[in-house]
A computed fold for a 73-nucleotide RNA from an uncultured Lachnospiraceae bacterium, annotated as transfer RNA.
């Protein structure tokens, strides 16, 4: 150089033929214990890498840029 995959919550990943963004860790609260873990219930946390297009409606479809990763000369 040329081709391909991946980027979504703090982590690790899900999201059907496009129609209210989610789960497991982990974090906070409260219940439970003599305290502690363990276990129950509740909460918070997200520009869906970035920039455009397409539609009434994009995480998802198109089209460029970045990073990573793999191949190939």
């Nucleotide at each position: 150089g040329c081709u391909g995959a991946u980027a979504u919550a703090g982590c690790u990943c899900a999201g059907g033929u496009g129609g209210u963004a989610g789960a497991g860790c982990g974090u906070c609260g409260c219940a439970u214990u003599g305290g502690u873990a363990a276990u129950g219930c509740g909460g918070a946390g997200g520009u869906c890498a970035c920039g455009g297009g397409u539609c009434c409606g994009a995480g998802u479809c198109c089209c460029g840029u970045u990073a990573u990763c793999a191949g190939c000369u």
The coordinates come from a structure-prediction model, not an experiment, and the mean pLDDT is 82. Its Rfam family is "tRNA". The family's RNA type in Rfam is transfer RNA. Its family is annotated with triplet codon-amino acid adaptor activity in the Gene Ontology.